Predicted 3D model of a 100-nucleotide RNA (ZMP/ZTP riboswitch aptamer (pfl RNA motif)) from Herbaspirillum seropedicae SmR1. The organism belongs to Herbaspirillum seropedicae, within Bacteria. RNAcentral records the identical sequence in 2 taxa. It matches the Rfam family "ZMP/ZTP riboswitch aptamer (pfl RNA motif)". Rfam 15.1 lists 3,295 matches to the family in 2,545 species. Its mean pLDDT, the model's own confidence on a scale to 100, is 75. The RNAcentral record of the sequence draws on Rfam and Ribocentre.
RNA sequence: UUCGUCUCACGUGACUGGCGAAACGCCGGCAAAAGCCGGCCAAGAUGGGGAUCCAUCGGGAAGCGUGAGAUUUCAACAGCCGUGCGCCUGGGCAGCCGAA
Numbered sequence: 001u002u003c004g005u006c007u008c009a010c011g012u013g014a015c016u017g018g019c020g021a022a023a024c025g026c027c028g029g030c031a032a033a034a035g036c037c038g039g040c041c042a043a044g045a046u047g048g049g050g051a052u053c054c055a056u057c058g059g060g061a062a063g064c065g066u067g068a069g070a071u072u073u074c075a076a077c078a079g080c081c082g083u084g085c086g087c088c089u090g091g092g093c094a095g096c097c098g099a100a
Base pairs, nucleotide, nucleotide: 004071005070006069007068008067009066010065011064012063015060016059017088018087019086020085025040026039027038028037029036030035044057045056046055047054048053079093080092081091
């Protein structure tokens, strides 16, 4: 000095589904209260549809690129991304190999 890794900033950004129970919340009853019981609601919204899809908005988001800083060892090792949980389904990214 470079590579790697980490942090920050900017830009870009694929993918963001279906079902279920049920939290929060609301109503009523009991109770001094703490709480308990029962009922309703349903964890993005709207529209559409030909089964887990399409479009818009909102939110999330790995990765990619650039710049700056930090570090001397660091990083990785059945990985990462959408959701409070469970199941199912379908994708994307990184990595490795092959073909072209």